[in-house]
RNA sequence: UCUGAAUAAAGGCAAAACCGCUGAAAGGCGGUGACGCAAAGCUACGGGUCUAAAGCUUGAAGCCAUGACAGCCGGGUUGCCGAAA
Numbered sequence: 001u002c003u004g005a006a007u008a009a010a011g012g013c014a015a016a017a018c019c020g021c022u023g024a025a026a027g028g029c030g031g032u033g034a035c036g037c038a039a040a041g042c043u044a045c046g047g048g049u050c051u052a053a054a055g056c057u058u059g060a061a062g063c064c065a066u067g068a069c070a071g072c073c074g075g076g077u078u079g080c081c082g083a084a085a
Stems, first nucleotide, its partner, number of pairs: 003082002012037002017032006035071001041077003045074003048069003055063002
């Protein structure tokens, strides 16, 4: 450099659910809790997904991100430990 074998070591993160706060919602934050994770660290850059307050539109519907998701897939970037090569 590449890589992720293991009931390895030191540690780390924390799904669902429930509670509180927040938000129009999606979601976010905190607590309890662990399904999992070798980047489940960071980053909305590409794709994708969710929401639709405002706006557009309608008879009703509907459309729309400027709001979100990094634990959907890629990309970028930083990084612990350790075999094989």
c-di-GMP-I-GGC riboswitch aptamer from Acetomicrobium hydrogeniformans, 85 nucleotides, folded computationally. Of the family's consensus pairs, 91% are formed in the model. It matches the Rfam family "c-di-GMP-I-GGC riboswitch aptamer". Its Rfam clan is "c-di-GMP_I riboswitch clan". Its mean pLDDT, the model's own confidence on a scale to 100, is 90.